The prediction has a mean pLDDT of 82. FMN riboswitch aptamer (RFN element) from Sinomonas humi, 141 nucleotides, folded computationally.

[in-house]
RNA sequence: AACGUGCUCCGGGGUCGGUGAAAGUCCGAACCGGCGGUGACAGUCCGCGACCCGAUGGCCCGCUCCAGCGUGAGUGGGCCCUCGGUUGAACCGGUGGAAUUCCGGUACCGACAGUCAGAGUCUGGAUGGGAGAAGCACGUG
Repeated sequence: AACGUGCUCCGGGGUCGGUGAAAGUCCGAACCGGCGGUGACAGUCCGCGACCCGAUGGCCCGCUCCAGCGUGAGUGGGCCCUCGGUUGAACCGGUGGAAUUCCGGUACCGACAGUCAGAGUCUGGAUGGGAGAAGCACGUG
């Protein structure tokens, strides 16, 4: 150096105008882009993460049953681990040894719940979780 264990810290951005009784949701114009990887820098390539669904296991809180009251049987809910599923979008030209990543052009995409009217940009779950990133200690060496 690397690996293992423990701990600490960090870890998502973005709106104006019009219409209207009402819209940061419609219409017009604008704005935003998590993490790792990739021959050179990526919202749109390869993967990962948040939301949601399911399964196994664990813990907790209830309910029902009984000639038996149990370390019993059945059943509902909550939380957690692990695994699985689900969840969008890019092309053309240029430069170059190398770029769906840079430059030029034109496009496209964006969980769930809420809402006087439909949401990537508002509010909420979330002072949460998190891919991962940095550091410290100990151990192996």
The same sequence occurs in records of 2 taxa. NCBI's taxonomy places the organism under Bacteria, Actinomycetota, Actinomycetes, Micrococcaceae, Sinomonas.